Predicted 3D model of RNase P RNA and transfer RNA as a complex of 485 nucleotides. Rfam match: Bacterial RNase P class A. By type it is a ribozyme. About the family: Ribonuclease P (RNase P) is a ubiquitous endoribonuclease, found in archaea, bacteria and eukarya as well as chloroplasts and mitochondria. Its mean pLDDT, the model's own confidence on a scale to 100, is 76.
RNA sequence: UCAGGCGGCCGGAUGACCGCUGUUCCGCCCGUUGGGGCGGAAGGGAGGAAAGUCCGGGCUCCACGGAAAGACGGUGCCGGGUAACGCCCGGCGGGGGUGACCCCAGGGACAGUGCCACAGAGAACAGACCGCCGAUCAGGCCCGGGCAGCCGCCCGGACCGGAACGGCAAGGGUGAAACGGUGCGGUAAGAGCGCACCGCGGGGGCGGCGACGUCACCGGCAAGGUAAACCCCACCGGGAGCAAGACCGAAUAGGGACGGCGCGCCGGAACGCAGGUUCCGGCAGGGCAUUUCCGGCCUGCUGUCCGGGUUGGUUGCAGGAGGCAUCCGGUAACGGGUGUCCCAGAUGAAUGGUCAUCCAGCCCCUUCACGGGGUGGACAGAACCCGGCUUACAGGCCGCCUGACCUU
RNA sequence: GCGGGUGUAGCUCAGUCGGUUAGAGCGCUAGAUUGUGGAUCUAGAGGCCGUGGGUUCAAUCCCCAUCACUCGCCCCA
Numbered sequence: 001u002c003a004g005g006c007g008g009c010c011g012g013a014u015g016a017c018c019g020c021u022g023u024u025c026c027g028c029c030c031g032u033u034g035g036g037g038c039g040g041a042a043g044g045g046a047g048g049a050a051a052g053u054c055c056g057g058g059c060u061c062c063a064c065g066g067a068a069a070g071a072c073g074g075u076g077c078c079g080g081g082u083a084a085c086g087c088c089c090g091g092c093g094g095g096g097g098u099g100a101c102c103c104c105a106g107g108g109a110c111a112g113u114g115c116c117a118c119a120g121a122g123a124a125c126a127g128a129c130c131g132c133c134g135a136u137c138a139g140g141c142c143c144g145g146g147c148a149g150c151c152g153c154c155c156g157g158a159c160c161g162g163a164a165c166g167g168c169a170a171g172g173g174u175g176a177a178a179c180g181g182u183g184c185g186g187u188a189a190g191a192g193c194g195c196a197c198c199g200c201g202g203g204g205g206c207g208g209c210g211a212c213g214u215c216a217c218c219g220g221c222a223a224g225g226u227a228a229a230c231c232c233c234a235c236c237g238g239g240a241g242c243a244a245g246a247c248c249g250a251a252u253a254g255g256g257a258c259g260g261c262g263c264g265c266c267g268g269a270a271c272g273c274a275g276g277u278u279c280c281g282g283c284a285g286g287g288c289a290u291u292u293c294c295g296g297c298c299u300g301c302u303g304u305c306c307g308g309g310u311u312g313g314u315u316g317c318a319g320g321a322g323g324c325a326u327c328c329g330g331u332a333a334c335g336g337g338u339g340u341c342c343c344a345g346a347u348g349a350a351u352g353g354u355c356a357u358c359c360a361g362c363c364c365c366u367u368c369a370c371g372g373g374g375u376g377g378a379c380a381g382a383a384c385c386c387g388g389c390u391u392a393c394a395g396g397c398c399g400c401c402u403g404a405c406c407u408u
Numbered sequence: 409g410c411g412g413g414u415g416u417a418g419c420u421c422a423g424u425c426g427g428u429u430a431g432a433g434c435g436c437u438a439g440a441u442u443g444u445g446g447a448u449c450u451a452g453a454g455g456c457c458g459u460g461g462g463u464u465c466a467a468u469c470c471c472c473a474u475c476a477c478u479c480g481c482c483c484c485a
Base pairs, nucleotide, nucleotide: 001404002403003402004401005400006399007398008397009396010395012358013357014356015355016354017353018352020045021044023042024041025040026039027038028037029036030035047379051390052389054388055387056386057385058384059241060240061239062238065294066293067292069291072237073236074235075234076233077091078090079089080088081087092106093104094103095102096101107232108231112230113229114226115225116224129172130171131168132167133166134165136163137162139160140159142157143156144155145154146153147152180198181197182196183195184194185193199221200219201218202217204215205214206213207212245315246314247313248312255306256305257304258303259302260301261300264283265282266281267280268279269278270277271276285299286298287297288296307484308483309482322341323340324339325338326337327336328335329334359377361375362374363373364372365371409481410480411479412478413477414476415475418434419433420432421431427465436452437451438450439449440448458474459473460472461471462470
């Protein structure tokens, strides 16, 4: 200098004028109080993601107390952090990169079940298409020997292809995957058949809290993949959500239709000629948003559709797992101590607009520089509040580190 | 704001507990029939299954992220 990796930060600045919305104070007016209206002043007023609503909590309601089991959903190497988490930190194992460094839903496939299409001979306690090898049978051709006058016949050997039988799984071929891999020996050919190394399994020693690592021994190899298929194991989880909920106020019709579960039994009293009706008590049943048991509460609970009404106010709601600075502990996430600060609260929904100067960027004039002119700042907008994750984002700054090249 | 659902041909929908080449109706194109048109019959075209990743030998289907569309919410209760 170029090319990268990781971490952190900023997200235009200053001033003037005009607005918008809360808070506090002052003045005036209304009002019995509470309070309300108008005017003025001071001071506050979007984010790193306020977003997606993907997780975890606080808070509120569901009467929600206890125990167990099941269902359903989620998480999934180990240790730690945290209010909690599927988040974060540090390790382990695997994979990628020359490297800094990055990525992994990373438990279990000898508990069981399912699936593995097509191709291929064979796809899960598999298989023999081509191929390699053996002996048998018949044949062809060649060589050697014997008999013979010739045609020819007999014996032995080598080679070639064929038929049926048997051995093999090394090689070819199919496939995502072919029942350990490489090499040497061995064999008719082969094969963990034997051996060495690697892989795998078993129990053991050592190190580590642990995941795991390492060492030697034993075993000749059995044990394919898939759990983001069912499932097993361990752990976690009651549901709904600020349009929750509480109070005040207004209006309407405490209205109608169709369903689901239950509407049962006993005793007593009153009324009645009686059928029966009402009330009280007990048991049963039902409901209390999964089931069962115990306890408790209630006596009806609940779904869909039609119809009608309102389109209000206050609260919840801004002091909180809060921000900043500093010290201590810890590798770190984080924890603890001290000091200091109060920092948005709208409800069709405020947080804006104009001008001036400047800053980064871009374009033009200029050979370049200097200089001049023009343009112009992304993603996006709080809605009960926090901790995370993910996604979007013009441009810029800082720190540490890696590789290559050059110079000294 | 909160909670659900759906994206497959031009339109309306199937489909799949993962398997070779994704279907149906309407519509479109061409031909037949008709004097012409409609109707009818025959044939055909048209799909990256919203987008991007992952798991798997293999994804419309399973998982994650993202985008778009859509439904419900108060009182009588």